[in-house]
RNA sequence: UCAGGGGGCCGGGCAGCCGCGUUGGGGCUUGCGCUCCACCGAGGAAAGUCCGGGCUCCACGAAGCAAGGGUGGCGGGUAACGCCCGCCGGGGGUGACCCCAGGGAAAGUGCCACAGAGAGUAUACCGCCGAUGGAACGCCCGCUCAGGCGGGUUUCACAGGCAAGGGUGAAAGGGUGCGGCAAGAGCGCACCGGGGCGCUGGCAACAGGGCCCGCAUGGCAAACCCCACCCGGAGCAAGACCGAAUAGGGGCGGCGCGCCUGCGUCCUUCGGGGCAUAGGCAGGUGAGUUUCGCACCAGUCGCCCGGGUUGGUUGCUUGAGUCAUGCGGCAACGCAUGGCGUAGAUGAAUGGCUGCCAUUGCGGAUACGGUCUCCGGUGAGAUACCGUCCGCGAUACAGAACCCGGCUUACAGGCCCCCUGACACU
Numbered sequence: 001u002c003a004g005g006g007g008g009c010c011g012g013g014c015a016g017c018c019g020c021g022u023u024g025g026g027g028c029u030u031g032c033g034c035u036c037c038a039c040c041g042a043g044g045a046a047a048g049u050c051c052g053g054g055c056u057c058c059a060c061g062a063a064g065c066a067a068g069g070g071u072g073g074c075g076g077g078u079a080a081c082g083c084c085c086g087c088c089g090g091g092g093g094u095g096a097c098c099c100c101a102g103g104g105a106a107a108g109u110g111c112c113a114c115a116g117a118g119a120g121u122a123u124a125c126c127g128c129c130g131a132u133g134g135a136a137c138g139c140c141c142g143c144u145c146a147g148g149c150g151g152g153u154u155u156c157a158c159a160g161g162c163a164a165g166g167g168u169g170a171a172a173g174g175g176u177g178c179g180g181c182a183a184g185a186g187c188g189c190a191c192c193g194g195g196g197c198g199c200u201g202g203c204a205a206c207a208g209g210g211c212c213c214g215c216a217u218g219g220c221a222a223a224c225c226c227c228a229c230c231c232g233g234a235g236c237a238a239g240a241c242c243g244a245a246u247a248g249g250g251g252c253g254g255c256g257c258g259c260c261u262g263c264g265u266c267c268u269u270c271g272g273g274g275c276a277u278a279g280g281c282a283g284g285u286g287a288g289u290u291u292c293g294c295a296c297c298a299g300u301c302g303c304c305c306g307g308g309u310u311g312g313u314u315g316c317u318u319g320a321g322u323c324a325u326g327c328g329g330c331a332a333c334g335c336a337u338g339g340c341g342u343a344g345a346u347g348a349a350u351g352g353c354u355g356c357c358a359u360u361g362c363g364g365a366u367a368c369g370g371u372c373u374c375c376g377g378u379g380a381g382a383u384a385c386c387g388u389c390c391g392c393g394a395u396a397c398a399g400a401a402c403c404c405g406g407c408u409u410a411c412a413g414g415c416c417c418c419c420u421g422a423c424a425c426u
Stems, first nucleotide, its partner, number of pairs: 001422010012357007020041002023038006043397001047408002050406005055235004060293006068231005073087005088102001089100004103226002108224002110220003125166002127162003130158001132157004138153006174192006193215001194213004199208003239314004249305007258281005264275004283297004321340008358395008368387003371382004375377001
């Protein structure tokens, strides 16, 4: 100097005029209300509504089972999480670093198109070897006086052997090498891989080493599934209060409305009957189901028709808040001390105009300065690249609505810190 990686921050500024909202204060008004002043007044994502909560209401409580849903290496942080931090394993990259839906395929079911012989109790297309038989007699060797005989090579048929080599494919039943074999094959051996046992280090995931075993068993679970752990429901349009008004409305159906004992009271034809109350047993209801407890009980569940309210106040901003310093921790984060008080609207406020400045794009001017070249300083020349001046334009993504902790997505332009690689100089 260039290229890359990780992290943090800003994201227009100043002034004037006019105009908004909450809160506080002053003045005027019988009141309604009017007017003046002051402080303060959108975000890093307010977005998405994807997670986790606080808070509110509902479910009678506890324990289990089922259904449904969520997470998935280990350890830690946190109110909690599917988030964050650190580490392990796998993958990518020269590297800084980045990515991973990271438990199980011998519990079961399912899929692997096409190609290919064959894709999971899978296989022989090309091919290699070859007992036996035939052909050739070209070549080699041996024997023979010669003719010839025998063997090998070559080639054909074919009993049989092979899965090493080639092909197909995303993937072909461990890989590489040596030996062995008729040719081959973990057939044997070495190393790698795999499995078993144990040792060392580590909280652990896991890592390293040792001994034994030739060791058939692919991939997909972001397929269904199995395993481990976790989970009530609904949501501020939750809810509470005030006010107002109506019809404490009407209809249909299901289950239940029981027994015993004691006391009191009324009636009595003296057999008993009615009412009320206490206890016990049984039954019904209490939002999947079972058990236990508790509550209520003449109730309870479901459906249909119809009427009223749509207003105001509150919830509503002090929060697992934020800032600074110190300590602990690799870190996330925690603890201690001290400081701060900064929107609360409700059809929904923070805006409009003007000027200057900043950043930036385009166009124009200028040789004044920087820069370059020459010559060696009060210098000359070139050049519109930078500075300078003028004009026009632009200034990202985007707006609270109960509040927090995260994740994901969007973002013109700019600044800072750390790390990696390449090149050059010293």